Transfer RNA from Desulfobulbus sp., 74 nucleotides, folded computationally.

RNA sequence: GCGCCAGUAGCUCAGGCGGACAGAGCAGGAGCCUUCUAAGCUCAAGGUCGGGGGUUCGAGUCCCUCCUGGCGCA
Numbered sequence: 001g002c003g004c005c006a007g008u009a010g011c012u013c014a015g016g017c018g019g020a021c022a023g024a025g026c027a028g029g030a031g032c033c034u035u036c037u038a039a040g041c042u043c044a045a046g047g048u049c050g051g052g053g054g055u056u057c058g059a060g061u062c063c064c065u066c067c068u069g070g071c072g073c074a
Stems, first nucleotide, its partner, number of pairs: 001073007010026004019057001029043004050066005
């Protein structure tokens, strides 16, 4: 330098034929239970979906560009 893959909550990931409020588990918070803790149960919160631009009535999803990480080739 070229090619491929990945980037979504504090962490690990789902969501790949474009459509309804963007989800799960864990962690953290509140409550119940317990003499206390752990475990268990319930509830709430947490995201400008890596940055920017474009297409579209509508983008996490499609297109362009840049950034970061990984793999391969040279």